[in-house]
RNA sequence: GUUCGCUUAGCUCAGUUGGCAGAGCAUCGGUCUUAUGAGCCGAAAGUCGGGAGUUCGAUCCUCCCAGUGAACA
Numbered sequence: 001g002u003u004c005g006c007u008u009a010g011c012u013c014a015g016u017u018g019g020c021a022g023a024g025c026a027u028c029g030g031u032c033u034u035a036u037g038a039g040c041c042g043a044a045a046g047u048c049g050g051g052a053g054u055u056c057g058a059u060c061c062u063c064c065c066a067g068u069g070a071a072c073a
Base pairs, nucleotide, nucleotide: 001072002071003070004069005068006067007066010025011024012023013022019056027043028042029041030040031039049065050064051063052062053061
């Protein structure tokens, strides 16, 4: 340099032929316990990497950019 993949909650990752953004772990609160942990119940946490376009409507489609990984050169 070329091609391909990935970017979603603090972490690991789902998701949808375009129609309310989710799970596990972690965190916080409650319950339980002499206490801690485990268990159980609940809560918070997201401009879905950035920008533009298409659309009534974009995490999803198109383009550009950034970061990261792989292959080839």

A computed fold for a 73-nucleotide RNA from a Betaproteobacteria bacterium, annotated as transfer RNA.
Its Rfam family is "tRNA". Gene Ontology term of the family: triplet codon-amino acid adaptor activity.
The coordinates come from a structure-prediction model, not an experiment, and the mean pLDDT is 81.
The source organism's lineage runs through Bacteria, Pseudomonadati, Pseudomonadota and Betaproteobacteria.